[in-house]
Context: one part of a larger RNA
Formats: sequence, structure tokens, C1' cells
RNA sequence: UGACGGGGGCCCGCACAAGCGGUGGAGCAUGUGGUUUAAUUCGAUGAUACGCGAGGAACCUUACCAGGGCUCGAACGCACGACGACAGGGGCGGAAACGUCCUCUUCUUCGGACGGCGUGCGAGGUGCUGCAUGGCUGUCGUCAGCUCGUGCCGUGAGGUGUCGGGUUAAGUCCCAUAACGAGCGCAACCCCCAUCUCUAGUUGCCAGCGGGUAAUGCCGGGGACUCUAGAGAAACUGCCCGUGUAAACGGUGAGGAAGGUGGGGACGACGUCAAGUCAUCACGGCCCUUACGUCCUGGGCUACACACGUGCUACAAUGGCGAGUACAGAGGGAAGCUACCGCGCGAGCGGAUGCGGAUCCUCAAAACUCGUCUCAGUUCGGAUCGGAGUCUGCAACCCGACUCCGUGAAGCUGGAAUCGCUAGUAAUCGCAUAUCAGCCAUGAUGCGGUGAAUACGUUCCCGGGCCUUGCACA
Repeated sequence: UGACGGGGGCCCGCACAAGCGGUGGAGCAUGUGGUUUAAUUCGAUGAUACGCGAGGAACCUUACCAGGGCUCGAACGCACGACGACAGGGGCGGAAACGUCCUCUUCUUCGGACGGCGUGCGAGGUGCUGCAUGGCUGUCGUCAGCUCGUGCCGUGAGGUGUCGGGUUAAGUCCCAUAACGAGCGCAACCCCCAUCUCUAGUUGCCAGCGGGUAAUGCCGGGGACUCUAGAGAAACUGCCCGUGUAAACGGUGAGGAAGGUGGGGACGACGUCAAGUCAUCACGGCCCUUACGUCCUGGGCUACACACGUGCUACAAUGGCGAGUACAGAGGGAAGCUACCGCGCGAGCGGAUGCGGAUCCUCAAAACUCGUCUCAGUUCGGAUCGGAGUCUGCAACCCGACUCCGUGAAGCUGGAAUCGCUAGUAAUCGCAUAUCAGCCAUGAUGCGGUGAAUACGUUCCCGGGCCUUGCACA
């Protein structure tokens, strides 16, 4: 000087408390451990691994296993050489890769081009080392800290500044001061949302006029409004009162669409964990080179006595079922989204139309109204299994999703323990997208609808900041 303390002081954070909903019990989905296996590829492992890399494992992917092949090799470049039965087509063997046989004998300005082949050189490796590395990332932590120049103090390590008194979300600002300044951080500058104005009208509007219909901005027309998307305005403790030297705090106020960082996002200081990643990529070293490279078929990554994490669905009446009837936002759409019509109980199929889309399509559910069920393992719950189908795809046995009929398991609110959340939040309801032929999505990322309760307080648990003290640790 730090780190540490079941030392002290001050102060924060859904840290506790106050509340609401969960997890831990059940079934299933998914990841992991373990076990099994020819293989169940590899990585991630307290917080900071475990619906994580994977934003799509039937083949492919694929890195694993078995078997069958190739060795300049699956791809690319260079040089030389021979060949235009090389390639392509067909037959045969084969699971395919591949092998073998038959068949049509490229173009040319004669330099060569094109194609495969042979030889040689560069290959190739998801093989090892993240403890050789770059890059990227997690975490402490959006915490308020981390430092420097000069000066001053100290023999020196070092200190001071950065401490103290206030204040703040903040090393934020003020005052004081052997310090005076400065940098990286904080804040602001960036984006979205909330109000208004202007600009602009192939969305919106009987708002005002006209036409038309069973009805609809449907048409003429309009630029008012909504909206769309560009530019601006607006909020700064600026004004008022109180406290205070000041910074600032309190107060309602006033005005205002909005107040005291308005809500959200992007943004992550010096550094810590030899944290993670050699399997995104790059790269040093080491290793393989008729194989640790590469091609193919099939299998595996989907196994299952078990254990754990994360979720979904429930156990019901604030509910289930039937019927009726409304209201979004944000996205996506051409090998696509599909109105509408017909067929089918349905998944879907057959036609047909619009739209590269503010124009067409995809588009809610909870809610609301009426009826029924009456507390039961039930009209709750839907696992499991049987049968019949639809669709994608070369192909759904291992191993797809969905539909219909039947079957109807566990489960009656879950021990010790444990998680999230302070407002348009939790809870609850659906919708969309990426990946994607299809999909094991209950995941992830977004979007809107309905919409709470509680916070006395900081004694205690956890993490953190500042000052101080002890110290046998560095």
C1' cells in the first nucleotide's frame, strides 16, 4: 500500500422486510450428470455450465461408429506430358461411392482454347495445446470508481490531490483545503415512446359538397382530422414559497402533454477470475500424411435402473363445454402469402384471384352476451396406447409434424428449501419473426390486449461503495 475480520461509522441495491405469482410434489418437453453402447461426436461445470454454442440432428448437417472405396486426393492455383472414348449417354455388378463393358471420336485464326487424365509442386486435418496467442464474450457492475502532470510531504515503499463538512443516482455539485490542474469513467451529445407546430398526401375522412349501393371511402372530390415520416418546438429546478453561506432539498404551487435523470434502449472505466472459446474465424508450436485426409451406404448424436436444472400442461366453478359477438401491434410474403368457390367431420385437397405489397394476403385470444355442467378423479386433467388418415420430403422402421375415432394414466396446490417482480411492472391472453422442405418450438427474440398488490423500515441475510481500526496474510 492492499486484501481480509463472526471490528466500527456512513450509504446503496427486489438484498431483507411488505406483497403478488411461481419452482421443489404429478405427467410431458428440453438440457445436463450418470449408466449403457460399435458409436451414443465435441465443447460449456458455483455465482458467471445445464431450452447454453444449436436462430431447426430422418439423409444432408456430422465432427462419432460399422462396413465398402480413393491416395494430387472432395475444392482451388502453377508447371510439364500424353489424350480427344476424356466428359456425356446406355448396359452390367453394387447399398451407394465405385468398378467394368458398349456407344456418338470437341473447337481451332494451328499459336492454342476447353475437358478430364498422368507426373511434380503448393494440399488437407472439427487432430493437441484457450496455461503460447489475436479477435470476440461472460462476470464483478451502470458499481462509482481508476489514474496522470507539476508542486508539496516522506531516507524509502509511498502519501497528498481522491481526505473533511454538506449534497447527489453519480469522484454529481458546493464549501473548506499544500495543493493546482488534467485524463479514462458518471452525465450529456445518439435511437424509440409521450405533446404540439410546419411540410407532404394513391392510408385516413360524409369532417363539408355531389353521385351510387342491400351494404362498404365504393366513386367524383377534399388536404380539416386520424395516420404515415421528415424537419422543428418543448423541460432548464427556468418561475414562486420555505430551509440553507452555497450546492441543493422540501412544497404545493403555477403553467404544462410531460416535471426534477419524464419512461425505455444503445453505451460497460483501470482492471479481476492463467474465467470461456484453437469446433465461427485467424494464428505460434506439436502431431497425422495409401491416413488423425477424403467419398459413400447404413447406424448413432433421439439409448434409460436413476439424479439435477430450465420449462409446458394441469389438479378446476374467478372454471370446463356449446353458441353468438367485438377490439391490436409488430412483422412476413414470389420455388412465396393466398382472398373467394367447391369437396372433406378434420388435417387438407382441387380450382381461382389479388399482391414484390400503408393498396392484396397472413391476422388475434383472453374479454363480453346467452345456455349448460354443480364439486365428482367429474362434461376437471390430458399422459399413454389401438385404429384410420393428411402433408413435407428420394425416403418418416430406428426418428417428423398434424387430423379424426376410440382409450382415458398421474395429478385434489406440492417437505426441507428456493426464484422472479416496484407500474403499464407482476400476473394473465394471444399474435409475429429468425432458423426452416418438413419439424420434435412448450425454446429464443419481439409485439400488442387485459391489468394488480405492497414497500412501516434498514435490526437481520446476500452483494457493493466511502472513511476508519486491528492484523501473525501478500
Record summary:
Small-subunit ribosomal RNA, 3' major domain from an uncultured bacterium, 474 nucleotides, folded computationally. Rfam family: Bacterial small subunit ribosomal RNA. The coordinates come from a structure-prediction model, not an experiment, and the mean pLDDT is 83. The full RNA is in RNAcentral, with records from ENA and SILVA.